[in-house]
RNA sequence: CGAAGAAGCACAGAUGAUCGCCGGUUUCGCAAGAAACGGGAGGAAAGUCCGGGCUCCAUAGGGUAGGAUGGUUCUUAACGGGAACCGAGGGUGACCUCAGGGCUAGUGCCACAGAGAGAAGACCGCCUGCCACUGGCAGGUAAGGGUGAAAGGGUGAGGUAAGAGCUCACCAGCUCUGAUGGUGACAUCAGAGGCUAGGUAAACCCCAUCCGGAGCAAGGCCAAAUAGAGAGGCGCUUGAAGGCUACCCGCCUGAAGCUUCUGGGUUGGCUGCUUGAGGCCGUCGGCAACGGCGGUCCUAGAGGAAUGAUCGUCCCCUGACUUUGGGUAACCGAAAUCAGGUACAAGACCCGGCUUACGGGCUUCUUCGACCA
Repeated sequence: CGAAGAAGCACAGAUGAUCGCCGGUUUCGCAAGAAACGGGAGGAAAGUCCGGGCUCCAUAGGGUAGGAUGGUUCUUAACGGGAACCGAGGGUGACCUCAGGGCUAGUGCCACAGAGAGAAGACCGCCUGCCACUGGCAGGUAAGGGUGAAAGGGUGAGGUAAGAGCUCACCAGCUCUGAUGGUGACAUCAGAGGCUAGGUAAACCCCAUCCGGAGCAAGGCCAAAUAGAGAGGCGCUUGAAGGCUACCCGCCUGAAGCUUCUGGGUUGGCUGCUUGAGGCCGUCGGCAACGGCGGUCCUAGAGGAAUGAUCGUCCCCUGACUUUGGGUAACCGAAAUCAGGUACAAGACCCGGCUUACGGGCUUCUUCGACCA
C1' cells in the first nucleotide's frame, strides 16, 4: 500500500437572512389575543417480534387445552437477550455460522431414476438343477455391473457350487462400563458387545423448563347530563346476573333486581406523564457479559400529533484535471477549478433487547498478500 476480519462513535452537517409550527414562564389586555425570554426526535424514534415495570381484574388458585424455548456455566428486574466455554461446519488466516434435547419410545415420509428405499431387494451377472439348444424355467447368491442424494461398514485372508461378518485379523463407527481432567457441556485413555438397524423431529410425537387475562382508549379525580318512556327475556335464595377465564373445577361479588332492542341526554377538564432497573466519568471485583462504591448531569410530554420551508455562504464525500510540499525509497500529503452526491426515517405510558432500513464519514485492534530501506 492492497484486500479482508472484529469492536465502537456524546458522527448523521454548520451558519446567516426571510417566512412559519408546538408547549412553558412572565408581562399587557374586559376578552379574543399580543409581546419578550427560554425550550422542542433517532440510531434506529420504525416493525410491534420477545421480556419487564406500572395499572385494573382474586393475593393470581388447581387441572385440561394451547403456546414458547431447547449444548453447558454464568449474567440480568426479566427475556426467546447478552458473555465465556463445549461440540459440529466453513475460511490460508483474523474470524464467522448453527432451533445445538430425543429417530435403540412409537408412527410417518424419502421425489425422479431404479428390480428393490429400510429387519429390503434378483434387472444384468455368477452358481446349481431340469427342459432343451445357444434359449427358457426353478432355486441359490448381495462378491461384480447398472440406478440413485442414499442400496444396509472398509481392506485382506479363510471358506463355498457360487457367495455372504458366515469366520478371523486390522481399521472406521455405534452402544455400554470404568479411569483421569473439568463446576459443567465435554475431552482423553482402557475394556466389553452385537458385527452395523441410513436420513428426516423449523414431520407428527416424546422429554425437560417457562407462560393467569387485559392493556395508558390501563386506571384515578372533578365537572356536566339524566328521564323517564315503549317492547321483550331471565330471576326473587332450589340463587338471576357479573368477574377471575379458551374450557372444567374452585373462588369472589350479589339481590329484588339484572339484561336486550327502540328512542333520548351528556361526551369537557385535571391526573397517570416522564427522575429512570437513567446517562456519563473515575475506581474496585470479574476472562467477559455484568456488578459494588464515589462523583457529576438531566434535555419533548403533545393527545391525531409541533420540531418545518426557501435562498445564500461554508463543511463533508466521489470522479476528472492542474499546481505543489515531504521522504533514501516503497509511498504519504496540501491547494485550486469543474461536475455530481449528501441516506434511512418522526416520539404518543416507560424501560431492556432483537430484527429490519440506511448515502456516506471517523476511531481502535487484528489477519493475509505485496512493496521499500